[in-house]
Context: one part of a larger RNA
RNA sequence: UGACGGGGGCCCGCACAAGCAGUGGAGUAUGUGGUUUAAUUCGAAGCAACGCGAAGAACCUUACCAGGGCUUGACAUGCAGAUGAAUACAUGAGAGAUCAUGUAGACCUUCGGGACAUCUGAACAGGUGGUGCAUGGUUGUCGUCAGCUCGUGUCGUGAGAUGUUGGGUUAAGUCCCGCAACGAGCGCAACCCCUGUGAUUAGUUGCCAGCGAGUAAUGUCGGGAACUCUAAUCAGACUGCCGGUGAUAAAUCGGAGGAAGGUGGGGACGAUGUCAAAUCAUCAUGCCCUUUAUGUCCUGGGCUACACACGUACUACAAUGGCUGAUACAAAGGGAAGCGAAAUAGAGAUAUGGAGCGAAACCCAAAAAUCGGUCUCAGUUCGGAUUGAAGGCUGAAAUUCGCCUUCAUGAAGCUGGAAUUGCUAGUAAUGGCAGGUCAGCAUACUGCCGUGAAUACGUUCCCGGGCC
Numbered sequence: 001u002g003a004c005g006g007g008g009g010c011c012c013g014c015a016c017a018a019g020c021a022g023u024g025g026a027g028u029a030u031g032u033g034g035u036u037u038a039a040u041u042c043g044a045a046g047c048a049a050c051g052c053g054a055a056g057a058a059c060c061u062u063a064c065c066a067g068g069g070c071u072u073g074a075c076a077u078g079c080a081g082a083u084g085a086a087u088a089c090a091u092g093a094g095a096g097a098u099c100a101u102g103u104a105g106a107c108c109u110u111c112g113g114g115a116c117a118u119c120u121g122a123a124c125a126g127g128u129g130g131u132g133c134a135u136g137g138u139u140g141u142c143g144u145c146a147g148c149u150c151g152u153g154u155c156g157u158g159a160g161a162u163g164u165u166g167g168g169u170u171a172a173g174u175c176c177c178g179c180a181a182c183g184a185g186c187g188c189a190a191c192c193c194c195u196g197u198g199a200u201u202a203g204u205u206g207c208c209a210g211c212g213a214g215u216a217a218u219g220u221c222g223g224g225a226a227c228u229c230u231a232a233u234c235a236g237a238c239u240g241c242c243g244g245u246g247a248u249a250a251a252u253c254g255g256a257g258g259a260a261g262g263u264g265g266g267g268a269c270g271a272u273g274u275c276a277a278a279u280c281a282u283c284a285u286g287c288c289c290u291u292u293a294u295g296u297c298c299u300g301g302g303c304u305a306c307a308c309a310c311g312u313a314c315u316a317c318a319a320u321g322g323c324u325g326a327u328a329c330a331a332a333g334g335g336a337a338g339c340g341a342a343a344u345a346g347a348g349a350u351a352u353g354g355a356g357c358g359a360a361a362c363c364c365a366a367a368a369a370u371c372g373g374u375c376u377c378a379g380u381u382c383g384g385a386u387u388g389a390a391g392g393c394u395g396a397a398a399u400u401c402g403c404c405u406u407c408a409u410g411a412a413g414c415u416g417g418a419a420u421u422g423c424u425a426g427u428a429a430u431g432g433c434a435g436g437u438c439a440g441c442a443u444a445c446u447g448c449c450g451u452g453a454a455u456a457c458g459u460u461c462c463c464g465g466g467c468c
Stems, first nucleotide, its partner, number of pairs: 008468006015459002019423005026315008034306002042053002064301007073124001077123001079121006087104007107114002126290002129288003135284002137279003140275001142273001147186006153162003166177003192267004197235007207224002211222003238261001241255005317416001321375006333364003338357002343352003382413001387408007429451007
């Protein structure tokens, strides 16, 4: 000077408290440990590993294992020599890689050769091999916490101190006052984006108030530019105004006006540093190792195993419900090797079909809610695991190992021990929708809208953090 203290003081945070919904019990999905295995590829490890890398393992991916091949190589560059166009198709052997055979096939030229391919040779290629404790880059975390520093001056023999402490105040080292300090930088805030109000401009593919036409019905048509909306530019909020408190300050409390009030709400944005934190398997890279193999091609298998243990989710245990009939209302997205309407067939998955649409135009396309009926507290008309059968879809190919439909089957489960998580408002809870990945496969992830609460006395205590 820091760090630490079951030292003290002050302050903050869903940290506790007050509440709501969960996890921990059941079944399943998924990740991990362990075990097993020829292999179950590798990494991630308290918070900050464990629905994580993986935005999607049947082949491929794929790095693992078994077997079958290749050795200048699957890929790059140039050199020397030899041979041949390259290439395409067919047949045969084979699990395929590959090998053999046959057919077709001749570009440029200064006639030396070039281009392309095969073989030989030597350089070299290759490595998801090791080291993240040799590194770059990127990322997590403390933490969106309010801190971290510098110049000059002053003080101290010096390490250092001061400034940055103190009195107030703030979300904030935010601002005010004071002060041997005076200034400055990185952070804070603001500038950026979305959202909430209004105006102007614009008016199609969107809209329809008034006028007219038309229909069984529909902005369908003429038309309109008001409204909604779209998308560009502005305005608007600044403690600006009023009152109280305060030190005449900063500020704070209340009020007015206002769509919005004291950072309006949300996002992007992450200081100096900490953890030899993570990553050599995104990539790059030093060194080491490997070179008829630790490289590379192929077939099949594995990553999907299963006594068990843990994490994260989904579905439930029901009547605020299940089933059934009727019937409304979104936002944000995606669509050409695509989205696919109407109609038809089917109980359904789906099939046939092919209108329209490179999309404010066409398509994908809502559910909970609401109104009726039924069930009447049961392991049930709850719950749906498991298994059998019959089908559908994608794809060379669903056996290991995909998704969906129908019929049958109908397990555990009656609200969960110790313990533990999230959340303060359009939030929690709950309902569906879309997207990326993707041939196919979503209970995951990333977004979107619908319905829509309870509680906060307070800071004694637990946890983390800031200042003295």
A computed fold for a 468-nucleotide part of an RNA from an uncultured bacterium, annotated as small-subunit ribosomal RNA, 3' major domain. The RNAcentral record of the full RNA draws on ENA.